[in-house]
């Protein structure tokens, strides 16, 4: 420090998720050992039971008992226990010390002041006393009530309890006079000790006020009656409205009062570079709180955690009368929860209380126990030890991992165990921890490893199971038969007594940005101005010194922190030293900048004089055109209106046309990216009012400015309210089309509305999607107002103001802004923090109403989304090709019948192809066999392959049996050999075999298709953050990315084309089987023969065509028309050859192959039978329908092949298929072989025919083991559809279509099929709208699986959260009124009353009642709030495939959007 994730891919935006550290934790697998920490985060729930604060006999009265001794006959005393136990008075303490964090949002904390407004027990220190009376009272006694808790009378008593009274340095009041106020003794033989009182000072401790800091929500915006002040008075240790009377109307609030919510506060702790964020447990400071409320008492201090009193709920105990209690002290229990310990030891040590002291108390503490809960520290052993054991695991079967690991020698002995010895912690004594730490001996490798992961992120991979199942998942995402992703193994990775997991919290997040972010299109600039409040501000002097800098000082506890240094074996841990502690306070300086006072100045802004432009506004009149309307004329059959077409008007005279009127709204031309305005917005002429800018002088005024939260004002359309008004137009609604539907799109019709006044609405894609003002920074070129300056000119120049477009630096993710900034700066204001949920819900405000502002959650997803790329698509444009159309010609689609497909039927109709690019396709040829299918009978090392044993025979005839394989029986019997053997064959046994079984979506290979389309890439340059882009684009041109020219591109490779085959022409060479011109022989004829090498022709090598010449076009280029030569002319015709890719395109059944399955059967053999079925329907062909024919006779001309298990001649036989019969021929020699159509001649005469030949009958051929299911082919007989084919569709651009015959492969036998061959041999073609396909450039795009895409809303089913909602419940907080406990204060006190007055009577004081004022908890009342819940109810949101449609996206088929 960063990765992952949105896209095909790319940048950016922007959310989500990961590594990291850390935790009072809990879960889940494991777990040896010590050290030193934590340990109810949830019920401030409710507790049994022990214990947690007492002590003081040196303050005081009293005073036992048992027991033991004695003495007594004994009851019994007597001494001791003992002045002891209990209790009690009186002192101190009990406000400390432990423990919770409910409430507190607040001077409650923090931190710095401040008390001259204050106190303060013990304790130090000074200083001064401590004399002298007195009257009570617990306790104890009798005695009365109670279940009991305890109460009540009488009586006796003591003090350092309680009262007087003297003194009075100081001390309190008072201006003074002058008043006023103390004390306590105890012990000691004593000295003297501890005490008391009164004052002063200190120390520590505490009251109280200040300034300054820290939470949330404005969908809380106004509080507030003691509230705010004063004046008196009261009260407190104090100042105060602390409390009261009384006047007076204030105080707080947007720098957030009041209201809700939330929470104890820091010092720290956690993260984090830091700045920040969170967090408040353990230690330590301070609060606050003790069941719940209240109240006060005592006291130095309390409103008091183990005191009271009162209400309250609980919970107990009870004789029902009444009483007790409060673990948030230490342990424990229940309970609650994911979770949190021992009803231990000890006061030895450090602290507290008391007490002089011994001492006593201390669940504070200091130990120990439980729990890996955290941090640290150690141990589960070391060394040697195999081309490396076994196991287990992959494996290409070779091997390769686990692995020096193990075992085996050789050592070791932490820690654990077992024994022995044994502390420091203790200044004299006293150790709870503790037989502990430690040390020292002994055995023996012995007792001591798991856990998570291993698709990427992120370190680690393989088998196997499992087959969108089971599962896994932080995040992308993994699983549908070959999963490194599930489950298990092995292997490796990390970590380690832990280790993963969830839960928080900071970090990565610059992902609310102070450091340090944005805002034209990604979220985000308010619609727009005026201005309040606030921030910000020009130039200069001088002074001040708040900010602001320095310096010096106090402070900021302790602990943490960071350095050093030390102390436990080391480390967590821990002493000690320093330093930090960004803060706040006080003292001094500085004056630059802010600022604050005062005084100047003109650039900033205003003001003035002069000008000129403009749909700025606001109100009257006024005008023409034009639609409608009505009247009246001419006029007749339409008219309108549409893609077409109806509705509708119109013989009751419409529409045309002419005149006249009426009434409304709107303002053509000029008109212009012109003008004005702040935006919305503004357009005929006139006049009247009225705002503003802009230019020119440059007289005033001097910072008067800028932006602006609230606030206030306009604010387009539509809408809303009264009145008005209505010509066109025109929501709703109505007819007519269109359509599957048409509640639209298109028509005829039409109301609100649109005009007007006046009032509301206040939004918009109100946009320049771009706040406002200033200021700086290179141009160019238009346009509108102005001044100046020049010219002949209305021309230039130059400046100022506005408004364009192009662009340099800059910027921008790009796209693009670029002096009118989206560059650079400075000011202020509004605004945004992932999509959805939703600009919705609920509150509140306005609003007649629609609504409008303000404005959320729970859920939900992992993307949403900007700009650009490159592709693919468009019912987007430009250009261009193709038999794409379009001209043609010939067909298919009707008809029979061939043949393939589906369907369907069957035991079985094997199996594959599937728009084009499956259907005469695999299949170049199913009777058997092929054969993969049925059925039925058999065989299992197997029909075939290799190794091994055994054995020598097995095949082969016969026979029997069967349907055949096969089986039995007879018969007959091995071969080579280098003698190791081996060849062949049986039998046996396991290894194997064999599968046309599955998967073409695991492959290979081979194929089709775009498509012979002209395209498709590389390098290196350059241009772009990039993906890419240029090269390939553009102007021409071509079949062609073919060429040429231009050009940040320059070359290059697959691809075009060439090269190769054919085919046309010619030439040389060659001359047999092909040939015969000339010679010469023969024949009836015929290269038949000698010869010949001239033609043909055969086949082999060369020429030849290259836009080379010529014209005309063009850029003088490529090219292109023309022409000339020539056998062929512009690629001459034809063919092989198919770039980069696409379609999981096609084939596991050609063949090959991975896995998967089958293994007496999914293998193998065999007989039969299917693949040939047949209501149907489809494609691909053949023959028709006839006269350009048909039949019948006759006469010609081909080419290219084929041929020994072959072709097969000639000659007989037969109508004929065919047979017979075998010459020739492995073929330029022999044969198949006859070409047809053509043409000659006859004949037929338009018809279901002399067209047509299907179908059936009978009789024959041929092949072949066999033609029944199921082959050809011949002959006779039969004579079916059919008379040119609907919608639609298909081939063909020239030797081509058309037609006509001929060969071959396959193959015994079987073509109408394929695959080749020659003969005859046209027609049209204007052109590129328009249909299909293609190519190239552009242009939108929400597409990229790519238009067979994408995608929207209803409904309808599941679930899920949320709204509303008659209403019902509770819950806090307030207000009012009503009762009104306890308890302080005030009356008041007739009851009772020791101390002091007084001789007494009585009195002072004092108490008890009693009343009042405040007052808790309670009751009532009415309303706000908050929650949770509700029949029923609204929309959201998610879900694999559900239903209607097609809204958007492309011109999305009516641009789209607000």
């Nucleotide at each position: 420090a960063g990765a992952g994730u949105u896209u095909g891919a790319u940048c950016c935006u922007g959310g989500c998720u990961c590594a990291g550290a850390a935790u009072c934790a809990a879960c889940g697998c494991u777990g040896g050992c010590g050290g030193c920490g934590c340990g109810c985060c949830u019920a401030a729930c409710a507790c049994a039971u022990g214990c947690a604060a007492g002590u003081c006999g040196a303050a005081c009265g009293a005073g036992a008992a048992a027991g033991u001794g004695g003495a007594g006959c004994a009851a019994u005393c007597c001494a001791u226990g003992a002045g002891u136990a209990c209790a009690g008075u009186g002192g101190c303490g009990u406000a400390c010390g432990g423990g919770u964090g409910a409430g507190u949002a607040a001077c409650a904390c923090g931190u710095g002041g401040g008390u001259a407004a204050u106190c303060u027990a013990c304790c130090u220190c000074u200083u001064a006393g401590u004399g002298u009376g007195g009257a009570a009272u617990a306790a104890c006694c009798c005695u009365g009530g109670g279940a009991a808790a305890c109460c009540g009378g009488g009586g006796c008593u003591a003090a350092u309890a309680c009262c007087g009274c003297a003194u009075a340095a100081u001390c309190c009041c008072g201006a003074g006079a002058g008043g006023g106020g103390a004390a306590a003794g105890u012990c000691g033989a004593a000295a003297g000790a501890c005490g008391c009182u009164g004052a002063g000072a200190g120390a520590g401790g505490a009251g109280c006020c200040c300034g300054c800091g820290g939470c949330c929500g404005a969908u809380u915006a106004g509080c507030u009656a003691g509230u705010u002040g004063g004046u008196g008075a009261g009260g407190u240790a104090a100042g105060a409205g602390c409390u009261c009377a009384c006047c007076a109307a204030g105080g707080c609030a947007a720098a957030g009062a009041u209201c809700g919510g939330u929470a104890g506060c820091c010092g720290g702790c956690c993260u984090g570079a830091g700045a920040g964020g969170g967090c408040a447990c353990a230690c330590g400071g301070c609060c606050a709180c003790a069941c719940u409320g209240g109240c006060a008492c005592u006291g130095a201090a309390a409103c008091a955690c183990g005191g009271g009193c009162c209400a309250g709920a609980c919970u107990c105990c009870u004789a029902c009368g009444g009483g007790a209690g409060g673990c948030a002290g230490c342990a424990g229990u229940g309970g609650g929860g994911a979770a949190u310990c021992u009803u231990g030891c000890a006061c030895a040590a450090u602290g507290g209380g008391g007490g002089a002291a011994a001492c006593c108390c201390u669940g504070a503490u200091g130990c120990a126990g439980c729990g890996a809960c955290g941090c640290c520290g150690c141990g589960u052993g070391a060394g040697c030890g195999a081309u490396g054991a076994a196991g287990c695991c992959c494996u290409u079967c070779g091997g390769g991992g686990u692995g020096u690991a193990a075992a085996g020698c050789u050592c070791u002995u932490u820690c654990g165990g077992c024994a022995g010895g044994g502390a420091a912690g203790a200044u004299g004594a006293u150790g709870a921890c503790g037989g502990u730490a430690c040390c020292u001996g002994c055995a023996g490798a012995a007792g001591a490893a798991g856990c998570u992961g291993c698709g990427g992120c992120u370190a680690a991979c393989u088998a196997c199971g499992u087959g969108c199942c089971a599962g896994c998942a932080g995040c992308c995402g993994c699983g549908g038969u070959a999963a490194u992703a599930c489950g298990u193994a092995g292997g490796c990775a990390g970590c380690a007594a832990g280790c993963g997991u969830u839960g928080u919290u900071c970090g990565g997040a610059g992902u609310u940005a102070c450091u340090g972010g944005g805002c034209g299109u990604a979220a985000a600039g308010a619609g727009u101005g005026u201005g309040u409040a606030g921030g910000c501000g020009g130039u200069u002097c001088g002074c001040c010194a708040a900010g602001u800098u320095c310096g010096g000082u106090g402070u900021g506890a302790a602990a943490u922190c960071u350095c050093c240094c030390g102390g436990c074996u080391u480390a967590a841990c821990u002493g000690g030293g320093a330093g930090g502690g960004u803060g706040c306070g006080c003292c001094g300086a500085a004056a630059a900048c802010u600022g604050g006072c005062a005084g100047g100045c003109u650039u900033g802004a205003g003001u003035g004089c002069g000008g000129g432009a403009g749909a700025g506004g606001a109100g009257a009149g006024c005008g023409g055109a034009a639609u409608u309307c009505c009247u009246g004329g001419u006029g007749u059959a339409g008219c309108g209106g549409u893609g077409a077409a109806a509705u509708g008007c119109g013989u009751a005279g419409a529409g045309a046309u002419c005149a006249g009127g009426a009434g409304g709204a709107a303002c053509a031309c000029c008109u212009g990216c012109g003008g004005u305005g702040u935006a919305g917005a503004c357009g005929g002429c006139u006049c009247u009012c009225u705002g503003g800018a802009c230019c020119g002088c440059a007289a005033c005024u001097g910072a008067c400015g800028c932006u602006g939260a609230g606030a206030c004002a306009c604010g387009a359309a539509a809408g809303c309210g009264u009145g008005g008004g209505u010509a066109g137009c025109a929501a709703a609604c109505a007819g007519g089309a269109u359509u599957a539907g048409a509640u639209a799109c298109c028509c005829u019709g039409g109301u609100a509305g649109u005009c007007c006044a006046c009032g509301c609405c206040c939004u918009a894609a109100a946009c320049g999607a771009u706040g406002c003002a200033c200021a700086u920074u290179u141009g160019g070129u238009g346009u509108g107002g102005g001044c100046a300056g020049u010219u002949c000119a209305u021309u230039c120049u130059g400046u100022c103001c506005g408004u364009g477009c192009c662009g340099u630096a800059g910027u921008u993710a790009a796209c693009g802004c670029g002096u009118u900034a989206a560059a650079u700066g400075c000011g202020c204001c509004g605004c945004c923090u992932g999509g959805g949920g939703a600009g919705u819900a609920c509150g509140g405000u306005c609003g007649c109403a629609a609504g409008a502002c303000u404005g959320a959650a729970a859920c939900u997803c992992a993307a949403a989304g900007g700009a650009a790329u490159u592709g693919a698509c468009g019912g987007g444009g430009a250009c261009c090709c193709g038999c794409a159309c379009a001209a043609g010609c010939a067909g298919c689609g009707g008809a029979g019948c061939a043949u393939g497909u589906g369907g369907u039927u069957u035991a079985a109709u094997u199996c594959g192809a599937a728009g084009c690019a499956a259907c005469g396709c695999g299949a170049a040829g199913a009777a058997c066999c092929u054969u993969a299918c049925c059925a039925a009978g058999g065989c299992u090392u197997g029909a075939c392959a290799u190794c091994c044993c055994u054995u020598g025979a097995c095949a082969g005839c016969c026979a029997u049996a069967g349907a055949a394989a096969u089986a039995u029986g007879g018969u007959u019997u091995c071969c080579c050999u280098u003698c190791g053997g081996g060849g062949c064959a049986a039998g046996g046994a396991g290894a194997c075999a064999g599968g046309u079984g599955g998967u073409g979506c695991a492959u290979g290979g081979u194929u089709g298709u775009c498509g012979u389309c002209a395209g498709c890439u590389c390098g290196u340059g350059u241009c772009g953050u990039g993906a890419g882009a240029u090269g390939u684009u553009g102007g021409g041109u071509u079949a062609a990315g073919u060429c040429c020219c231009a050009u940040a591109a320059c070359g290059a490779g697959c691809g075009c084309a060439a090269c190769c085959c054919u085919u046309a022409u010619c030439a040389u060479u060659a001359g047999u089987u092909g040939c015969c011109a000339g010679c010469a022989c023969g024949u009836a004829a015929c290269g038949g023969u000698g010869g010949g090498a001239a033609c043909u022709c055969u086949a082999a090598u060369g020429a030849a065509a290259c836009u080379g010449c010529c014209g005309g076009g063009g850029a003088u280029a490529a090219c292109u028309c023309g022409g000339a030569g020539g056998a062929a002319g512009g690629u001459g015709g034809g063919g092989a050859c198919g770039a980069c890719g696409u379609c999981a395109a096609a084939u596991c059944a050609u063949c090959a192959u991975g896995c998967c399955c089958c293994u007496u059967a999914u293998g193998u053999c065999u007989u039969g039978g299917g693949c040939u079925a047949c209501a149907c329907a489809c494609g691909u062909g053949c023959u028709a329908c006839a006269a350009u024919g048909g039949c019948c006779g006759g006469u010609a001309c081909a080419a290219a092949g084929a041929g020994c298990a072959g072709c097969a001649a000639a000659u007989c036989c037969g109508c004929a298929a065919g047979g017979u019969g075998g010459a020739g021929c492995g073929a330029a020699u022999c044969u198949c072989a006859a070409a047809a159509a053509a043409c000659c001649g006859g004949u037929c005469u338009c018809a279901g025919u002399u067209c047509g030949g299907a179908u059936u009958g009978u009789g024959g051929g041929c092949u072949g083991c066999a033609a029944c299911c199921c082959g050809c082919c011949c002959a006779c007989a039969u004579g079916a559809a059919g008379c040119c084919g609907g919608a639609g569709u298909u081939g063909c651009u020239a030797g081509u279509a058309a037609u006509c015959g001929c060969g071959a492969a396959u193959c015994a036998g079987c073509a109408u099929g394929u695959c080749g061959c020659g003969g005859u041999g046209a027609a049209u073609g204007c052109g590129u709208u328009c249909c299909c396909g293609g190519g190239u450039c552009u242009u939108g795009u929400a597409c990229a699986c790519a238009c067979c895409g994408c995608c929207c809303g209803u409904c309808a089913c599941a679930c899920c959260a949320c709204g509303g909602a008659a209403g019902u419940u509770g819950g806090g907080a307030g207000u009012g009124c009503c009762c009104g406990a306890a308890g302080c204060c005030a009356g008041u006190g007739a009851g009772c009353u020791a101390a002091c007055c007084g001789c007494a009577a009585g009195g002072a004081g004092g108490c008890a009642g009693c009343u009042g004022u405040c007052g808790a908890a309670g009751g009532c009342a009415a309303g706000a709030u908050c929650a949770a819940u509700g029949a029923c109810u609204g929309g959201g949101g998610u879900g694999a495939a559900g239903u209607c449609g097609u809204a958007a996206c492309a011109a999305g088929g009516u641009a789209u959007c607000c």